[in-house]
Context: one part of a larger RNA
RNA sequence: GCCAACGAGUUUAUCUAUACUGCUUAGCUAAGGGGUCUUCCCCCGGAGCUAUAGGGAAACCGAGUGUUAAUAGCGCGACUUUUGUAGUAUGGAUAAGACCCGAAACGAGGUGAGCUUGCCAUGAGCAGGGUGAAGGAUGCCGAAAGGCAUCUGGAGGCCCGAACCGGUUGGCCGUGCAAUACCAUCGGAUGACUUGUGGUAAGGAGUGAAAAGCUAAUCGAACCUCGUAAUAGCUGGUUCUCUCCGAAACAGCUUUAGGGUUGGCGUCGAGUGUUCCGCUUGGGGGUAGAGCACUGGAAGGUGUGAAUAGGGGGAAACCUCGUCAUACCUAUCAAACUCCGAAUACCAAGUGUCAAAACUCGGCAGUUAGACCAUGGGGGCUAAGCUCCAUCGGUCGAAAGGGAAACAGCCCAGAUCUCAAGUUAAGGUCCCUAAAUUUAUGCUCAGUGCACUUAAGGAAGUGGAAGUCCUAAGACAGUGAGGAGGUUGGCUUAGAAGCAGCCAUCCUUUAACGAAAGCGUAACAGCUCACUCAUCGAGGGUUUCUGCGCCGUAGAUUAUCGGGGCUCAAGCAUAAUACCGAAACUGAGGGCCGAGCACUAUUUCGAUAGUGCUCGGCGGUAGGAGAGCGUUCGUCUCUGCGAUGAAGGUGAAGGGGUGACCCACACUGGAGCGUGGCGAAGUGAGAAUGUUGGC
Numbered sequence: 001g002c003c004a005a006c007g008a009g010u011u012u013a014u015c016u017a018u019a020c021u022g023c024u025u026a027g028c029u030a031a032g033g034g035g036u037c038u039u040c041c042c043c044c045g046g047a048g049c050u051a052u053a054g055g056g057a058a059a060c061c062g063a064g065u066g067u068u069a070a071u072a073g074c075g076c077g078a079c080u081u082u083u084g085u086a087g088u089a090u091g092g093a094u095a096a097g098a099c100c101c102g103a104a105a106c107g108a109g110g111u112g113a114g115c116u117u118g119c120c121a122u123g124a125g126c127a128g129g130g131u132g133a134a135g136g137a138u139g140c141c142g143a144a145a146g147g148c149a150u151c152u153g154g155a156g157g158c159c160c161g162a163a164c165c166g167g168u169u170g171g172c173c174g175u176g177c178a179a180u181a182c183c184a185u186c187g188g189a190u191g192a193c194u195u196g197u198g199g200u201a202a203g204g205a206g207u208g209a210a211a212a213g214c215u216a217a218u219c220g221a222a223c224c225u226c227g228u229a230a231u232a233g234c235u236g237g238u239u240c241u242c243u244c245c246g247a248a249a250c251a252g253c254u255u256u257a258g259g260g261u262u263g264g265c266g267u268c269g270a271g272u273g274u275u276c277c278g279c280u281u282g283g284g285g286g287u288a289g290a291g292c293a294c295u296g297g298a299a300g301g302u303g304u305g306a307a308u309a310g311g312g313g314g315a316a317a318c319c320u321c322g323u324c325a326u327a328c329c330u331a332u333c334a335a336a337c338u339c340c341g342a343a344u345a346c347c348a349a350g351u352g353u354c355a356a357a358a359c360u361c362g363g364c365a366g367u368u369a370g371a372c373c374a375u376g377g378g379g380g381c382u383a384a385g386c387u388c389c390a391u392c393g394g395u396c397g398a399a400a401g402g403g404a405a406a407c408a409g410c411c412c413a414g415a416u417c418u419c420a421a422g423u424u425a426a427g428g429u430c431c432c433u434a435a436a437u438u439u440a441u442g443c444u445c446a447g448u449g450c451a452c453u454u455a456a457g458g459a460a461g462u463g464g465a466a467g468u469c470c471u472a473a474g475a476c477a478g479u480g481a482g483g484a485g486g487u488u489g490g491c492u493u494a495g496a497a498g499c500a501g502c503c504a505u506c507c508u509u510u511a512a513c514g515a516a517a518g519c520g521u522a523a524c525a526g527c528u529c530a531c532u533c534a535u536c537g538a539g540g541g542u543u544u545c546u547g548c549g550c551c552g553u554a555g556a557u558u559a560u561c562g563g564g565g566c567u568c569a570a571g572c573a574u575a576a577u578a579c580c581g582a583a584a585c586u587g588a589g590g591g592c593c594g595a596g597c598a599c600u601a602u603u604u605c606g607a608u609a610g611u612g613c614u615c616g617g618c619g620g621u622a623g624g625a626g627a628g629c630g631u632u633c634g635u636c637u638c639u640g641c642g643a644u645g646a647a648g649g650u651g652a653a654g655g656g657g658u659g660a661c662c663c664a665c666a667c668u669g670g671a672g673c674g675u676g677g678c679g680a681a682g683u684g685a686g687a688a689u690g691u692u693g694g695c
Base pairs, nucleotide, nucleotide: 001695002694003693004692005691006690011096012095013094014093015092016091017090018089019088020087021086022085023084026050027049028048032044033043034042035041054061055060064076065075066074067073099237100236102234106227107226108225109224110223111222117201118200119199120198121197122196123195124194125193126191128160129159130158131156135152136151137150138149139148140147141146164188165187166186169184170183171182203219205215206214207213240628241627242626243625244624245623250263251262252261253260254259264367265366266364267363268362269361270360271359272358274356275357277352278351279350280349281348282347283346289340290338291337295334296333297332299330300329301328302327303326304325305324306323310321311320312319313318370396371395372394373393374391375390376389377388378387379386401412402411403410416590417589418588419587421586422585423584427580428579429578430564431563432562436577438576439575440574441573442572443571449566450565457551458550461548462547463546464545465544466543467542468541469540470539478535479534480533481532482531484508485507486506489503490502491501514529517528518527519526591618592617593616594615595614596613597612598611599610600609601608602607629684631681632680633679634678635677636676638674640673641672648668649667650666651665654663655662656661
């Protein structure tokens, strides 16, 4: 891991709601007793309980009562009529283990020191080598105390190093040889040494050269049994089918925030009977917008006032710029401004629809971690697949189908079942790939683009629109020619001649020609320009708005428009017509649910069942409601089945049922089993790191 078996809302008591049954001029017995005393059943037993009256804490009063001084007011009742009671079943509550499994822990009583820690008693062990303390002897010195030398001696938590004890570093092992080993290396090795045997100290206790170490592979409180099914607002699991409806992730409170409780939202029953919803009309408002009339903000101007910081001018008076305050004008800003002021929303009345709602009371819930999208806002950076509100907004949640390549929350659309039928939606129509290589007019040359998605800035890219200037008295561009004289203007300067610099910037000849726009020279010279003529012969210059493009634009696979690929597109824009395209809609047929009508049967006259017709509905998590299938057992029944073969097993395939499932057949098997009615449950497994067994 798989297979098989086992494995989770039970039982009792009380209360409550619903359904049914008995009795009802009330209903029921309990303990106990009796009998045919058999786990059955029958009979006695009215003690007691509920109902028939309530109010009050109570005394108490009583259709009233409590409060109160009150005969007031108010609360709870009575009336106007309403069945009650007992049982059974089902839903729920409460008390219990209370749907099942699961702690870490807590308490009590015991068992452990054959492991290990300390201690006690009694034994045992430590190859070999080195060093050479005290002491002693002899000699020498010394007055002595004593000193020195040699020899002797053999001390030490001394040295090196086996056994022994340990466990430093690395490797190896790491489903091991091993729940701590192995290899190499390393520490101690006459000592606070090691060790045998026996004894002793224990669970909030021991022991501890102290690490909360050790106390039998267990230690920040051992192990075993019991209390015990501890408790678990937590996690996991919770077993057959079909039908109808179908949520919530919000508000208040909460030692509350991943839990509760009440309300909201769901469902089922009973009731009210249009209250719901839509439209019309009438209302109040101070949001969006707008505005500056108030409150404030901020810009410019003008006037006035101020012994008004400071700057400039002036000899000064004073002038000017600026500063502060204020009034007016111009143009403005505001969630906590408003002279104004919508759309929606909200309230009320009227009216419409006859199918869907709404509301009240009661039974049962679940939900109270929401997500994204759109719009209006707060926070943040007008960041976030961010966060917090709002819109009873949308979808997902709990929704499948088509589109968006893929893609809970986007777009289209809500799947009762069947169909080798049709029409469409979003989105598409060259091929992959169903359908236009469709029509018309343009644009783009960048593979821009072909779903979304990049800036400021730059540029004779190119299309469109508009303005303005020049232009057959010849524009713009090109080409040919001229571009002169006074004069080298004056000053300055070594020089200054159009062209270092300063000043002036005239006159003449002219078609035109600057006391010169640029290059150049030491200074001249020289080359251009402005300006003019000729030639040429038709548009040219400039500005604004705008469409589509270009650069700006750098990443690691060629690495992508989903791909191929596409250029009068298969790109972009504007129109148009076809077609494709879903579980939508339509067509044909079937099923179920609900409502209405008609008929038939039954009837306790309340209704129930069936048939037909006409409408409406049938996605679904939590959850509510309903109807069934199957398993085991009991009772009655079929005077059922069975060795001429029961149960069980195997066999995709026959028949029935929407389904759980039922029936038949064949083989196997070898002794019990079923139908129908009613009843009772150890009643259905795929999940629980489920339990046991097998492989």